[in-house]
């Protein structure tokens, strides 16, 4: 300097291809359960979907620039 793969909830991930209500484990908090503690069942809180623009009635998703990070190449 090139290509290619990623950034979404504290943590790990999915959803993206084919736009239309943001999920899942796990963690966190209340309630059951127990003498109490795990565990195990209901509940429930929590998101700038990496930024900026664009297209669109409507973008986490498409599309252009950027910033971070891995891989290859040079």
């Nucleotide at each position: 300097g090139g290509g290619c793969c990623g950034g979404u909830a504290g943590u790990c991930c999915a959803g993206c291809c084919u736009g239309g209500u943001a999920g899942g484990a796990c963690g966190c908090u209340g309630c059951g359960u127990u003498c109490a503690c795990a565990c195990c069942g209901c509940a429930g809180a929590g998101g700038u979907c990496g930024u900026g623009a664009g297209u669109u009635c409507a973008a986490g998703u498409c599309u252009c620039a950027c910033c971070c990070g891995g891989c290859c190449c040079a």